[in-house]
Model confidence (mean pLDDT): 77 of 100. Lysine riboswitch aptamer, 172 nucleotides, folded computationally. It was read from a public genome assembly, where an Rfam model found it.
RNA sequence: GAAAAAGAUAGAGGCGCGGCUGAUACCAUCAGGUUCCUUGCAACCGGACAGGCAUCCCAAAGGUUUCGAAGAGAUCAUCCGCCGAAGCAGUGUUUCUGCCUGAAGAAAUGCUGCUGGGGUGCAGCAGAAUAUGCUGCACACUGUCACAGGUAUGUGAAGCGCUAUCGUUUGU
Numbered sequence: 001g002a003a004a005a006a007g008a009u010a011g012a013g014g015c016g017c018g019g020c021u022g023a024u025a026c027c028a029u030c031a032g033g034u035u036c037c038u039u040g041c042a043a044c045c046g047g048a049c050a051g052g053c054a055u056c057c058c059a060a061a062g063g064u065u066u067c068g069a070a071g072a073g074a075u076c077a078u079c080c081g082c083c084g085a086a087g088c089a090g091u092g093u094u095u096c097u098g099c100c101u102g103a104a105g106a107a108a109u110g111c112u113g114c115u116g117g118g119g120u121g122c123a124g125c126a127g128a129a130u131a132u133g134c135u136g137c138a139c140a141c142u143g144u145c146a147c148a149g150g151u152a153u154g155u156g157a158a159g160c161g162c163u164a165u166c167g168u169u170u171g172u
Stems, first nucleotide, its partner, number of pairs: 001172001003170003007166005014083001016082004021077004032067002036063003046053001049102004086115012116142002119139008144157005
């Protein structure tokens, strides 16, 4: 000096990822509450399910009167954290949810697995929605590395990757 093993620090991809707060629109002539009326209850019915429980001091349903949201998601703006950023699936724990329990669903979080990134189209799920999000497939685009090639370029792979620097150990 070269090489190998694992480590630390700093970076790159670009319509790059995510979050807080505020405003606006939508949600919404909605849900729900109130007034009056009709019908009418122990079987059914009362959140989509099961079992309870309640109900003529009026269940459920319909009409009428009046009051009337919210969260999720969206757009804009400022700021913040970042480059497995983050998202999704399964599973465990905790909390919440209309009378109760279960179930189901939502949120947070631990573990395991998958996805380099954004875009367009189609399909499915969620959703009030034609917004938007997520997933799958296809298509090109883009970044990284490896291989081939004189070059142009082509093929393949995956982020537990790649680039740069630093040091430790091994041994030549």